[in-house]
Formats: sequence, structure tokens, C1' cells
RNA sequence: CUCUUAUCAAGAGUGGUGGAGGGACUGGCCCGAUGAAGCCCAGCAACCGGUAGUUUUAUUACUAUGGCGGUGCUAAUUCCAGCAAUACUAGUUAUUGGGAGAUAAGAA
Repeated sequence: CUCUUAUCAAGAGUGGUGGAGGGACUGGCCCGAUGAAGCCCAGCAACCGGUAGUUUUAUUACUAUGGCGGUGCUAAUUCCAGCAAUACUAGUUAUUGGGAGAUAAGAA
């Protein structure tokens, strides 16, 4: 980097450092010197792992540790839309599906 599967309406900072950007892309709309990104600390969450049970290969509960593993996340639904279908209220509309993206696990 590519493919497969699952999830994406919940949750979590009045901290330190830093000093101008950030929200993937495009359009919009926002956040930001009343302090952005990054880093540290703190916190949240059961995807894998671990422990226990069961109707045993699937599922349930617990576990984010004092001594216990690998990731992820901590403005706004993935901030909204992007492509298509349906509905009638005919739009700056609603719903559904898809695409794109993020994360986890696996495969080549």
C1' cells in the first nucleotide's frame, strides 16, 4: 500500500508545555491568542488479548489494573453534504442505501 469482516447517535480535560494553526479530501459551516497542532500527564472505551460461565467454536459477565498485555479515542452524529433511490410538504426537505474516511482484527 491492497483485500475481507465488524463498528462509527454513547463516553472522556477549567491540568502542564508549546505558540498558529485545526476539523482526512472538495464545498459549506465551525473551533482557535479567553491559546490551534504537537508532546507530557490525566481520563474514556471491551476491538484484540486475559479471567470466569454457558446451550461449545458461538455467546454472556468481568477486566483499562498496586502487581497485568497490544491498539484506539477525549468540540460539534464520521460537524453537515458529495453518488443514487423513495416520499410529498416540492425544498436550503425527510428517509434509506451506496461511496469516501477513521478504528480494530485477519489475509496477501

The prediction has a mean pLDDT of 80.
Predicted 3D model of a 108-nucleotide RNA (SAM riboswitch aptamer (S box leader)) from Orenia marismortui.
Lineage of the source: Bacteria > Bacillati > Bacillota > Halobacteroidaceae > Orenia.
RNAcentral holds the sequence, with entries from Rfam.